Predicted 3D model of a 113-nucleotide RNA (SAM riboswitch aptamer (S box leader)) from Caloramator sp. E03. Its Rfam family is "SAM riboswitch aptamer (S box leader)". Rfam's curators write: The SAM riboswitch is found upstream of a number of genes which code for proteins involved in methionine or cysteine biosynthesis in Gram-positive bacteria. The coordinates come from a structure-prediction model, not an experiment, and the mean pLDDT is 86.
[in-house]
């Protein structure tokens, strides 16, 4: 640093440390001196992958459902905050605006190069 597959309306934050930023990037909106990001300690949610138990399948290999949370990740402000590009429909002289869907682009795990 690419390629593919999966999900991204749910959930789940305290303490210390340190000082100005920070939600990916645009265009808002917003969060922050009642302490931003970063590091550390402890806690928590998930349940993607290993491993475990049950149950169904399968000649076998296997798939597949359920649980539960040992281990590897990942998350704990707002839907991926909202938005970019398309297509419906609504509204309009046209547009702006709405609203759903669907792409992009991001995140995240698994997998291959």
């Nucleotide at each position: 640093u690419u390629c593919u597959c999966a999900u991204c309306a749910a959930g789940a934050g305290a303490g210390g440390u340190c000082g100005a930023g920070g939600g990916a990037c645009u265009g808002g909106c917003c969060c922050a001196a009642u302490g931003a990001a970063g590091c550390c300690u402890c806690g928590g949610c998930a349940a993607c992958c290993u491993a475990c138990a049950g149950g169904c399948u399968c000649a076998u290999u296997u798939g597949c459902c359920u649980g539960a949370a040992a281990g590897g990740u990942g998350c704990c402000a707002a839907u991926u905050c909202c938005u970019g590009c398309g297509c419906u429909u609504g509204a309009u002289a046209a547009a702006a605006c709405a609203a759903g869907c669907g792409a992009a682009a991001g995140a995240u795990g698994a997998g291959a190069g």